The prediction has a mean pLDDT of 85.
Large-subunit ribosomal RNA, domain IV from a Candidatus Woesearchaeota archaeon, 331 nucleotides, folded computationally.
The organism belongs to Candidatus Woesearchaeota, within Archaea.
It matches the Rfam family "Archaeal large subunit ribosomal RNA".
Context: one part of a larger RNA
RNA sequence: AACUGGCUUAGGGAAAUCGACAGAUUGGCCCCGUCUCUUCGGUAGAAGGGGUCCCUGCGAUCGUAUCUGCAUAGGUGCGAUUACAGGGUGCAAUAACUAGGGCGGUCCGACUGUUUAACAAAAACUUAACAUCUCGCUAGCCUGCAAAGGUGUGUAUGGGAUGUGACAUCUGCCCAGUGCCUGUACUUCAAACUCCAGUCCAAUGGAGCUAAGAGCAGGUAAACGGCGGGAAUAACUAUAAUUCUCUUAAGGUAGCUAAAUGCCUUGUCGUUUAAAUGACGACCUGCAUGAAUGGUGUAACGAGAUCGCUAUUGUCCCAAGCUAGUGUCCC
Numbered sequence: 001a002a003c004u005g006g007c008u009u010a011g012g013g014a015a016a017u018c019g020a021c022a023g024a025u026u027g028g029c030c031c032c033g034u035c036u037c038u039u040c041g042g043u044a045g046a047a048g049g050g051g052u053c054c055c056u057g058c059g060a061u062c063g064u065a066u067c068u069g070c071a072u073a074g075g076u077g078c079g080a081u082u083a084c085a086g087g088g089u090g091c092a093a094u095a096a097c098u099a100g101g102g103c104g105g106u107c108c109g110a111c112u113g114u115u116u117a118a119c120a121a122a123a124a125c126u127u128a129a130c131a132u133c134u135c136g137c138u139a140g141c142c143u144g145c146a147a148a149g150g151u152g153u154g155u156a157u158g159g160g161a162u163g164u165g166a167c168a169u170c171u172g173c174c175c176a177g178u179g180c181c182u183g184u185a186c187u188u189c190a191a192a193c194u195c196c197a198g199u200c201c202a203a204u205g206g207a208g209c210u211a212a213g214a215g216c217a218g219g220u221a222a223a224c225g226g227c228g229g230g231a232a233u234a235a236c237u238a239u240a241a242u243u244c245u246c247u248u249a250a251g252g253u254a255g256c257u258a259a260a261u262g263c264c265u266u267g268u269c270g271u272u273u274a275a276a277u278g279a280c281g282a283c284c285u286g287c288a289u290g291a292a293u294g295g296u297g298u299a300a301c302g303a304g305a306u307c308g309c310u311a312u313u314g315u316c317c318c319a320a321g322c323u324a325g326u327g328u329c330c331c
Stems, first nucleotide, its partner, number of pairs: 002326008011317002015315001020312001028052005037042001039166001053088005059082010089093001101310007108302002113125002129164007140151004167297004172227003177224002179220005186215003193208005228246005255289001256286001267283006
C1' cells in the first nucleotide's frame, strides 16, 4: 500500500447515483397543539412548539398518627403525588444504554394474514362479501381393490364445486360456434331376442324390434367465449347530429385511457424544473381499454411500485486524519 470493521471532519448540501443505496437526522416520558380527507371508527405520535438534573421557598391533593369538649371543621408530625416561583452547575440534565425523520401526489392490492427452507414477500395466494352450478340423505363429494372411513353429534339458513374478491356505484348487446340443461309424434342406431334363408345341424346372411348417443326442437353468457367495414352530407374551413350501402350471432353500451394496457411515441397542451424520454392534471387519433376473464371510484392499511418537497448528512465537490483486526509481502 490492500482488504474487513469503526470514529471525526471546515465551506457547500444530493451537485454523487439507475435510484438519497448507505449513512446522518429524529427518538423515551410530560404539557400545549394538530390541516386535509373520511366508511365518522380514524387519519394522529399528524404537522409544529415547550419541558426534563440539583437546591430553596410557598401552595394543593391523598394516606396515616396525634391534638383541639370528636368537629361535616381545623392545627401539627411523617409519607406519596403534584402546581408555581427564585437560584445553582455543565458545551450538553431521556447527558451512557435504550429510542419514529417528516409531509404531499399517483398506481396496485380493500384490510389482519400466507408464500418460492437456501437468488423473488409481491401487484401473487388467502380473506369477509357477491354470484352461479350441484346434492332430498340408503344424497352428493372425497379416500380406499374391498370391507370401511371422512364430510357428519351434520340435513338445503346444510354439504360439495367453480368464478369474482371489503365497501360505494354499476354490471350493456350476442345462444351462430363450443359446452351444459330440457324436450322429442319422427329419423338413425349395437348386442341380446323374434322370424326367414342357409340340403339336416352349424358357420353365415337377411328382416324386425330397440337403450344411451346422434339427428331434430328449444333454453342457457356472474357457462367457454365474441362484441364490423365503405361512401356522402350543415351559409369559410373543419367536423358530422343525419342519410345510403355491404355484412354479422351480435357489431363495444356506461365508464375509463399514451394507462402495470398506446406500436407510431420523448403523442399534444398545461403545471412542476434554470433545464424533465420523469411525475401529475387534461385531450382521445384506444397498433391491441371496457364491465364478476368484472368496469369505475375509494377512507384505512402496505419491509409493494413511482414522483416531488422539507430536514439531515463524506453520496458527492475532494479528500484528510484517527482507530481495531486480517496477513499477500518486506525485514